The prediction has a mean pLDDT of 86. A computed fold for a 252-nucleotide part of an RNA from an Alphaproteobacteria bacterium, annotated as large-subunit ribosomal RNA, domain VI.
[in-house]
Context: one part of a larger RNA
Order: sequence, then structure tokens, then C1' cells
RNA sequence: CGUUAGAAAAUUGAGUGGACAUGACCUUAGUACGAGAGGACCGGGUCGUACGUACCGCUGGUGUAUCUGUUGUGCCGCCAGGUGCAGUGCAGAGUAGCUAUGUACGGGCAGGAUAAACGCUGAAAGCAUCUAAGCGUGAAACCUUCCUCAAGAUGAGUUUACUUUUAAGGGCCGUAGAAGACUACUACGUUGAUAGGCUACAGGUGUAAAGCUAGUGAUAGCAAAGCCGAGUAGUACUAAUUACCCGUACGC
Repeated sequence: CGUUAGAAAAUUGAGUGGACAUGACCUUAGUACGAGAGGACCGGGUCGUACGUACCGCUGGUGUAUCUGUUGUGCCGCCAGGUGCAGUGCAGAGUAGCUAUGUACGGGCAGGAUAAACGCUGAAAGCAUCUAAGCGUGAAACCUUCCUCAAGAUGAGUUUACUUUUAAGGGCCGUAGAAGACUACUACGUUGAUAGGCUACAGGUGUAAAGCUAGUGAUAGCAAAGCCGAGUAGUACUAAUUACCCGUACGC
């Protein structure tokens, strides 16, 4: 820009893409078959491998703005307590998020038309013949079935409710996000829980400082303490103010 008023949502599916793998074991059955040695088709069941998709409850990894321990040195006048630097100084743990080696699921059933092949009926050619007319069976291949996208499918589809013009609706701006390079998308903007803060809880670390008590002292107890990023819930304390802009058609 188009889809022939404009907008909001929900859809159909022409068409596109994806997937399609495979092993072992048990049973049927030591049966059929075979002199024996050996040893099935068909059918039923179980467990895997690789691949794929999703997810983080479990097992782990990471987790440089979390907690703790600790070495050297500088600084805060000294002690105590902190803090800077040394690869995050080093070391031990670790929430959220992201993850695989972790977890769940998948490639199923079925239908159609067929290939090779196997047939029925059947002439040409009184016989025979699956073929010439006609009718069947038949494969991981083909078309469906399963999953994704999908009406610019210009063949522009369908449905629902809305607005009747300072409209409906949208934008700008702001607070943000399991969304993200930017944009876009999604949530919210006081008729408000969108983010921060605060409170509580979950979770992490592992028992803070100061003081008191005990001990000559190291240290121990009062103390599951103290501290804490992303998590969950509540709470308008802070910030989402007020405005502004676009939109207003065709035909008769």
C1' cells in the first nucleotide's frame, strides 16, 4: 500500500516445512522343517541405542553485585572491627536464571491408490493364457492420518460482538517483563500490585558485632544467630502525572 467504512478479537486451511530410524531378549517353540546337526515364517510381549521436542520437580554443572574461612600488604590515629589490592587474592558452599550427562514425551494405529510379484474371470487363437474389455491381493517408497507455519490463498476467505464521527480504536510518554541487538511482542499506568522499597515466607551461608557469663588462656555459651542477587505473597511508601497526536470513508 492492497484486501473497498473503520476498528477489536476468534477462526477455516489452499499451500509450506518437519517427523518417518533401529537392535537385543522372552514367548509362540526346541514347534513346523530336517536322518541328524541345526532351526524358523506368522503372531504376542519386554528392555534398549541413536535422533528429535519440551522442561528444571529430581541428579549435577555454572552462578565475578550471595554467605563463610583464610594468607600477605596498605588505609580507617591505636585496640577491636572493617575496607582496598593481590587472576573473584586463595579456598569451601550456593538461590534465581541458563543448562545436560538429568526428567518427560515422540516416530503409533488406520485408510486410499500402487511397484515388483501373486491371482480371478476371459477372448483374440473352440485349447491355453493375470489382460486385450473387466475385477482383486500387494511395500519403510506415493497421497492422507501426526506436528509447525499459514488468507499478499491479489482466488486477499469465514464468524462474533463494537463505533455511527470530538466515534470505536490506536499512537506518543511512563513503570516493567519468563519478550528482546534495535524494533517488535506481552503486562500495567491511581477505577493501579507494573517495577522499586518495606513486611512475611521460601531458599543460601553457617552461628555476626557489642556486651555478659565460664575459663589463666586459646575458646565456649547466651544465639537455628547475623548477613543475603534474581524467588513467592501481601502492602500504594516511591515512580507509572496532566496533556498531546492520529483516526472521521465509499456509494446513492